[in-house]
Molecule: Guanidine-I riboswitch aptamer
Organism: Silicimonas sp.
RNA sequence: GGGCAGGUCGUCUAGGGUUCCGCCUCUCCUCCUCCCGAGGGUCUGGUCCGAGAGAUGACGCCGGUCUGGCAAAUUCCAACCGGUACACGGCGGGGCAAAAUCCCGGGAGAC
Numbered sequence: 001g002g003g004c005a006g007g008u009c010g011u012c013u014a015g016g017g018u019u020c021c022g023c024c025u026c027u028c029c030u031c032c033u034c035c036c037g038a039g040g041g042u043c044u045g046g047u048c049c050g051a052g053a054g055a056u057g058a059c060g061c062c063g064g065u066c067u068g069g070c071a072a073a074u075u076c077c078a079a080c081c082g083g084u085a086c087a088c089g090g091c092g093g094g095g096c097a098a099a100a101u102c103c104c105g106g107g108a109g110a111c
Base pairs, nucleotide, nucleotide: 007059008058009057010056011055012054015049016048020046021045022043023040024039025038026037060084061083062082063081064080065079067078068077069076086106088109092104093103094102
């Protein structure tokens, strides 16, 4: 300097904004309530999005078993046990209604 690998999906949370619901303000109305309309996410919330470096589960992968199946097993299938480490991180862009620890991205960069 280069290459390979660091798995997939579900549920949830930190977090996120504002399409829908709710809430609030204004307008309309003789008054009240309701309806229509406009606005507010610098509105606690519900729907919604949601982590490589957050949680959890299933599967996958690797290793092991004086275990089981079958005529037989280093080889096939199953069961059981163990492992699946480490991980600081912009700017900018993308998409959905919009934003984000989502995606670009275990990127650029740093150690």